[in-house]
Context: one part of a larger RNA
RNA sequence: GAAUCAACGCUGGCGGCGCGCUUAACACAUGCAAGUCGCACGAGAAAGUGGAGCAAUCCAUGAGUACAGUGGCGUACGGGUGAGUAACACGUGGAUCAUCUACCUCUUGAUGGGGAAUAACCCUGGGAAACCGGGGCUAAUACCGCAUAAGCCUGAAAAGGGAAAGCAGCAAUGCGUCGAGAGAGGAGUCCGCGGCCGAUUAGCUAGUUGGUAGGGUAAUGGCCUACCAAGGCAAUGAUCGGUAGCCGGCCUGAGAGGGCACACGGCCACACUGGCACUGAAACACGGGCCAGACUCCUACGGGAGGCAGCAGUGGGGAAUCUUGCACAAUGGGGGCAACCCUGAUGCAGCGACGCCGCGUGAGCGAUGAAGCCCUUCGGGGUGUAAAGCUCUUUCGGCAGGAACGAUAAUGACGGUACCUGCAGAAGAAGCUGCGGCUAACUACGUGCCAGCAGCCGCGGUAAUACGUAGGGGGCAAGCGUUAUCC
Numbered sequence: 001g002a003a004u005c006a007a008c009g010c011u012g013g014c015g016g017c018g019c020g021c022u023u024a025a026c027a028c029a030u031g032c033a034a035g036u037c038g039c040a041c042g043a044g045a046a047a048g049u050g051g052a053g054c055a056a057u058c059c060a061u062g063a064g065u066a067c068a069g070u071g072g073c074g075u076a077c078g079g080g081u082g083a084g085u086a087a088c089a090c091g092u093g094g095a096u097c098a099u100c101u102a103c104c105u106c107u108u109g110a111u112g113g114g115g116a117a118u119a120a121c122c123c124u125g126g127g128a129a130a131c132c133g134g135g136g137c138u139a140a141u142a143c144c145g146c147a148u149a150a151g152c153c154u155g156a157a158a159a160g161g162g163a164a165a166g167c168a169g170c171a172a173u174g175c176g177u178c179g180a181g182a183g184a185g186g187a188g189u190c191c192g193c194g195g196c197c198g199a200u201u202a203g204c205u206a207g208u209u210g211g212u213a214g215g216g217u218a219a220u221g222g223c224c225u226a227c228c229a230a231g232g233c234a235a236u237g238a239u240c241g242g243u244a245g246c247c248g249g250c251c252u253g254a255g256a257g258g259g260c261a262c263a264c265g266g267c268c269a270c271a272c273u274g275g276c277a278c279u280g281a282a283a284c285a286c287g288g289g290c291c292a293g294a295c296u297c298c299u300a301c302g303g304g305a306g307g308c309a310g311c312a313g314u315g316g317g318g319a320a321u322c323u324u325g326c327a328c329a330a331u332g333g334g335g336g337c338a339a340c341c342c343u344g345a346u347g348c349a350g351c352g353a354c355g356c357c358g359c360g361u362g363a364g365c366g367a368u369g370a371a372g373c374c375c376u377u378c379g380g381g382g383u384g385u386a387a388a389g390c391u392c393u394u395u396c397g398g399c400a401g402g403a404a405c406g407a408u409a410a411u412g413a414c415g416g417u418a419c420c421u422g423c424a425g426a427a428g429a430a431g432c433u434g435c436g437g438c439u440a441a442c443u444a445c446g447u448g449c450c451a452g453c454a455g456c457c458g459c460g461g462u463a464a465u466a467c468g469u470a471g472g473g474g475g476c477a478a479g480c481g482u483u484a485u486c487c
Base pairs, nucleotide, nucleotide: 001487003485004484006483007482008481009480010479013359014358015357016356017355018354019352020351021317026315027314028313030312031311032310035073036072037071040070041069048061049060050059051058052057080270081269082268090194091193092192093191094190095189099187100186101185104183105182106181107180108179109178110177112146114144115143121136122135123134124133125132126131152161153160154159166175167174168173196242197241198240203233204232205231208230209229210228211227212226213225214224215223245267246266247265248264249260250259251258252257272293273292274291275290276289295306296305297304298303323349325348326347327346331345332343333342334341335340362392363391364390365389372383373382374381375380396428398423399422400421401420402419406414431476432475433474435472436457437456438455442471443470444469445468446467452459453458
């Protein structure tokens, strides 16, 4: 000099675009963040309103609505964090004759005939609750057989195996189901190479290294098991210890290089801690399950409930980091034939000079030059065209009126915002730091090795351009300076 996810001190007008827990992967009150489908299915209220009746009540409507249940798809995406990991985790280049792919697109062949249940519901039992049990009824695109099998699987062949579901519509038809093939895209697996520190870590290894057979997987493989062999790695640093998510990139630098890994994008890992599987096309699953542990909460003491490293927000830690906001209008996602519903993704707004960029705080004229203040050799000099005064302008800000694009067939959170027009009036808007040398800018007073300054050299012990104050002058400017860190 340049830089920063910065902080601190003093100061602070506006706008645009970004960024905002670097520490405790510490603990979390409250609300919301994943639902949807009645064109799969059975069932099905109430308030209210109208009517009848002396009234109790009944009828209609509300409404096949709400709530709930079975079933389907989604919940493996999206969002967060960086703890762990020195590893095929990442980057890069390959391989797969060893594989999978729900949904989407194209092609092809089917969708025939039966059965038994079960939730909801009713009755009932237990429990403080969470919830659990018994009896009875019922439906389906839920479940189970039978038939059929072009293609598919097993098999050398013969042969054997293995499917299904309907719903809506007046109709055309639409949506769906089963068996297959292909496409595109994606996922998984494997291999080579590359990139941290420590030798005050020198030997490490028994499923260890290889083979055979089997199991397991979508699939290869010590992935696992049995048997056999005795290998495998290491001074080109094994093993051990420390540190660390990796990359595109970012900062610096003429470059080579050095440093960093915040935001945005790709990959990975994790979801209170440890382990495990279930379901599923895909998970060993943040807002699913089971077990154990720590912690918190409820309890009738028998037993239960929970997991913000989602968005806000709270406490705590800390030098330090925001609103318990608006909207699904746009983009994207899930469900649905659709209408539509959901979406703290996202789009916006709020707070913070945290950063970058832009603008303003007025312009012209105005004295041999007011006052005040400072200096003075007391003559004067400086502040200084600065002010006043005169003539103008109105950006920004204020007030008032009009008013978008974004989205169109319709729908706008932002937002009465941007923007446009008008009105008033210089009106509402300047500080911070330094002035001994490095280094740009000097005098006076106070102080007297004191009080203090200081990045280095060094200043201060009675004339201090170095301390403190004032005047003046330098630098930058809505910032300025300090501290920390990197080049």
The part of an RNA shown here (small-subunit ribosomal RNA, 5' domain) has 487 nucleotides and comes from an uncultured bacterium. The prediction has a mean pLDDT of 85. RNAcentral holds the full RNA, with entries from ENA and SILVA.